[in-house]
Overview
Predicted 3D model of a 325-nucleotide part of an RNA (large-subunit ribosomal RNA, domain IV) from a Schleiferiaceae bacterium. The full RNA is in RNAcentral, with records from ENA. Lineage of the source: Bacteria > Pseudomonadati > Bacteroidota > Flavobacteriales > Schleiferiaceae.
Context: one part of a larger RNA
RNA sequence: UCAUGGCUAAGGAACUAGGCAAAAUCGCCCCGUAACUUCGGGAGAAGGGGCGCCUCCGCGAGGAGGCCGCAGUGAAUAGGCCCAGGCGACUGUUUAGCAAAAACACAGGACUCUGCUAAAUCGAAAGAUGAUGUAUAGGGUCUGACACCUGCCCGGUGCUGGAAGGUUAAGAGGAGAUGUUAUCGCAAGAGAAGCAUUGAAUUGAAGCCCCAGUAAACGGCGGCCGUAACUAUAACGGUCCUAAGGUAGCGAAAUUCCUUGUCGGGUAAGUUCCGACCUGCACGAAUGGUGUAACGAUCUGGGCACUGUCUCAGCCAUGAGCUCG
Numbered sequence: 001u002c003a004u005g006g007c008u009a010a011g012g013a014a015c016u017a018g019g020c021a022a023a024a025u026c027g028c029c030c031c032g033u034a035a036c037u038u039c040g041g042g043a044g045a046a047g048g049g050g051c052g053c054c055u056c057c058g059c060g061a062g063g064a065g066g067c068c069g070c071a072g073u074g075a076a077u078a079g080g081c082c083c084a085g086g087c088g089a090c091u092g093u094u095u096a097g098c099a100a101a102a103a104c105a106c107a108g109g110a111c112u113c114u115g116c117u118a119a120a121u122c123g124a125a126a127g128a129u130g131a132u133g134u135a136u137a138g139g140g141u142c143u144g145a146c147a148c149c150u151g152c153c154c155g156g157u158g159c160u161g162g163a164a165g166g167u168u169a170a171g172a173g174g175a176g177a178u179g180u181u182a183u184c185g186c187a188a189g190a191g192a193a194g195c196a197u198u199g200a201a202u203u204g205a206a207g208c209c210c211c212a213g214u215a216a217a218c219g220g221c222g223g224c225c226g227u228a229a230c231u232a233u234a235a236c237g238g239u240c241c242u243a244a245g246g247u248a249g250c251g252a253a254a255u256u257c258c259u260u261g262u263c264g265g266g267u268a269a270g271u272u273c274c275g276a277c278c279u280g281c282a283c284g285a286a287u288g289g290u291g292u293a294a295c296g297a298u299c300u301g302g303g304c305a306c307u308g309u310c311u312c313a314g315c316c317a318u319g320a321g322c323u324c325g
Base pairs, nucleotide, nucleotide: 001320002319003318004317005316006315007314008313010311011310014309019306027051028050029049030048031047036041038145052067053066054065055064056063057062068072080304081303082302083301084300085299086298087296088295092104093103108143109142110141111140112139113138114137120129121128122127146291147290148289149288151221152220153219156218157217158214159213160212161211162210165209166208167207171203172202176198177197178196179195180194183190184189222240223239224238225237226236249283250280261277262276263275264274265273
């Protein structure tokens, strides 16, 4: 000096990103126990008191009396607690070896496909899973207990349905053209049939165009100007654009740039925290919205208790280091 333990005056979080670590609490019996609540919980809430040994009485539980110590669950083992908020309902699952979470899952909700040789999946096929199941079933997608709810837009993309018209492949079709040459012709040339090479019209499905529906499908949900008898603001009006212009609820938020917004609370002092306001750069309704008891090795703020975390260090023990052998 390091590691691991033990103790420490006064103070008691002043430490620090943060009470990290340590301390404190701890068992059993009795009393007592709030808000809130889904009436089950919360709850071991919180907060108090007792605990040894001896004698007597009693069947016993226990009762009465006495004794000792600083200390009686005499050593050891054995919850710290409270208040408020965010997120996720919960128990569970996860990055074997830097992340345990607000991520995943979940019961519940919804949409959609599937009538059975089901859809979906694996496979070249046979075949298999689905399922020895049959729509109260099975597959896919989204959301995520519960309570109250879930607004408007089908113009774009997707999906479903439609079939009148337009477009449209191979195929069918074969007008015509070209090559060849029997023949005709003095020549130039013309040229049947056949065989080849091409090939117009016409016909020709789905799809696309088109017409509807559909948002718990992918998604989207405006601007400018004016106006009230103080001022300010604008219930109101005008105008442009759109498929429609964000409803309820929430809101400086896990979302707010300006920003340490402003006001209130807590502190002597608070960029964090809590409650409001709304000017939402850029919340918003199953990409769910807002609440919510219980739960959480979750995150954030505060308090009580407690302490060597600190003011500020000191001492002790054991092991290592160091020196010598």